Molecule: THF (Tetrahydrofolate) riboswitch aptamer
Organism: bovine gut metagenome
C1' cells in the first nucleotide's frame, strides 16, 4: 500500500412476560432539549431518546359471571427482556491484526 476484526443502532424470524383494543401505542411531519457513534481523539445535513404540537388512523369475538369483572381466541407497523442471522464507525487522523 493492499486486505481484515471491532461499537452504538437498525432489520427479519423467534421465546418469555407486559399493554392497548372505553385508542393509548406504532408509522409520518414540525419545533426544543439531551445522548450515543469501532481500542484512542474529533464528529454531520446521520442515529437514538424525551418533551411539546399538528396531520392521518383501529378489530373484535366466545364463554363465563356476584354485572365490579374473569377466561380463551383474534387484533395493533404495541412496551420490555432474551435467542438467532444479516446490515452497520456519514467522514477524517491515529491505533490493532494478516501480507
Nucleotide at each position: 500500500g493492499c486486505a481484515g476484526a471491532g461499537u452504538a443502532g437498525g432489520a427479519a424470524c423467534u421465546g418469555g412476560c407486559g399493554c392497548g383494543u372505553a385508542a393509548a401505542g406504532u408509522g409520518c411531519c414540525g419545533g426544543c432539549u439531551g445522548a450515543a457513534c469501532a481500542g484512542g481523539g474529533a464528529g454531520u445535513u446521520g442515529u437514538c431518546a424525551g418533551c411539546c404540537g399538528g396531520a392521518c388512523g383501529a378489530a373484535g369475538a366466545a364463554u363465563c359471571u356476584c354485572c365490579g369483572g374473569a377466561u380463551u381466541u383474534g387484533c395493533g407497523g404495541u412496551g420490555c427482556c432474551g435467542g438467532c442471522u444479516c446490515c452497520g464507525c456519514a467522514u477524517c487522523c491515529c491505533g490493532c491484526u494478516g501480507c